This is a predicted structure of a 345-nucleotide part of an RNA (small-subunit ribosomal RNA, central domain) from Candidatus Daviesbacteria bacterium RIFCSPHIGHO2_12_FULL_37_16. Model confidence (mean pLDDT): 81 of 100.

Context: one part of a larger RNA
RNA sequence: UUGGGCGUAAAGUGUUGCGUAGGCGGUUUACUGCAUCUUGUUUGAAAGGCUAUGGCCUAACCAUAGUUUCGGGCAAGAAAUGAGUAAACUUGAUGGUUUAAGAGGGUACUGGAACAGAUCGUGUAGCAGUGAAAUGCGUUGAUAUGAUCUGGAACACCAAAGGCGUAGGCAGGUACCUGGGAAACCCAUGACGCUGAGGCACGAAAGCUUGGGGAGCGAAGCAGAUUAGAGACCUGCGUAGUCCAAGCCGUAAACGAUGGAUGCUAGUUACCCGAUUUUUUUGGGUGACGCAAGGUAACCCGUUAAGCAUCCCGCCUGGGGAGUACGAUCGCAAGAUUAAAACUC
Numbered sequence: 001u002u003g004g005g006c007g008u009a010a011a012g013u014g015u016u017g018c019g020u021a022g023g024c025g026g027u028u029u030a031c032u033g034c035a036u037c038u039u040g041u042u043u044g045a046a047a048g049g050c051u052a053u054g055g056c057c058u059a060a061c062c063a064u065a066g067u068u069u070c071g072g073g074c075a076a077g078a079a080a081u082g083a084g085u086a087a088a089c090u091u092g093a094u095g096g097u098u099u100a101a102g103a104g105g106g107u108a109c110u111g112g113a114a115c116a117g118a119u120c121g122u123g124u125a126g127c128a129g130u131g132a133a134a135u136g137c138g139u140u141g142a143u144a145u146g147a148u149c150u151g152g153a154a155c156a157c158c159a160a161a162g163g164c165g166u167a168g169g170c171a172g173g174u175a176c177c178u179g180g181g182a183a184a185c186c187c188a189u190g191a192c193g194c195u196g197a198g199g200c201a202c203g204a205a206a207g208c209u210u211g212g213g214g215a216g217c218g219a220a221g222c223a224g225a226u227u228a229g230a231g232a233c234c235u236g237c238g239u240a241g242u243c244c245a246a247g248c249c250g251u252a253a254a255c256g257a258u259g260g261a262u263g264c265u266a267g268u269u270a271c272c273c274g275a276u277u278u279u280u281u282u283g284g285g286u287g288a289c290g291c292a293a294g295g296u297a298a299c300c301c302g303u304u305a306a307g308c309a310u311c312c313c314g315c316c317u318g319g320g321g322a323g324u325a326c327g328a329u330c331g332c333a334a335g336a337u338u339a340a341a342a343c344u345c
Stems, first nucleotide, its partner, number of pairs: 003317004007299002012313001014202002017200002022195003026089007034082002036078009048068008092192001093189003096185004104178007111155001115151008126137002163170002207248006216242002221237004259312006267289009294301002318345003327338004
């Protein structure tokens, strides 16, 4: 390479949102005859290889016959399939109208509980903490309790196996701006589609830069315990950070450890959003079960497939060395991406 694979054994890019090149592509008719197929012809030297027979006593060696990847060129023909041209269709796709749902995103304003601090009042000796303690706080009046003010962060109940989003993710309330999907109508366009190497965009947390902010929590650090020691687990403090604005970083067990699209293959049951209608029937979504069939090494999957097929992309090829070195690209840095070999088992 071929082949075989990718839920858990190596292997699905974090998401594919936009989508280039490329690959693949619905139904009908006519034409063309590029691919394709058929026939004829020509070429692919000899030696060599393979098979058979023969000649040197045998073998090596030699001779004769057949064959060898089966391709290329030319001519004639066929018109199914692919392709091209022209015309048409509606079921794929998109648009339109109507309807309802939603923590989808952004900005601004705003609410209450809790917490912390400040001031004032009541009040007096403890409070806090633990397995037990101590460090710590407190007669300069703490803890507790009442009032007022200030501050930052997060939003109890509702809440769900629930909803929305491509993924990351999204939850107090209101307003404005804005994205996507669903159902019904069957009105319009008429294959406009699927996938997608590179590319662009987005991308938790931590981290970085500049400027704010800082209640609680809290890496580092300090102290008290524990202990043989304790650089820890426990306790008291506590800086960065966590929050906001702008800009980087580009990684996660970024998980359903399961790429996307289309069609087909028993059912039962729960929930969400529609239409219909009052009882079911039907469309989309989210779950559970299942010896339906089928698949799987097994576990399990099973119309939300890991079943049966087709198309496109990504990835894997024994363990370690190593997701490392070197080089390159990106980055302020941290580092990220791409990615070996020697050697060894």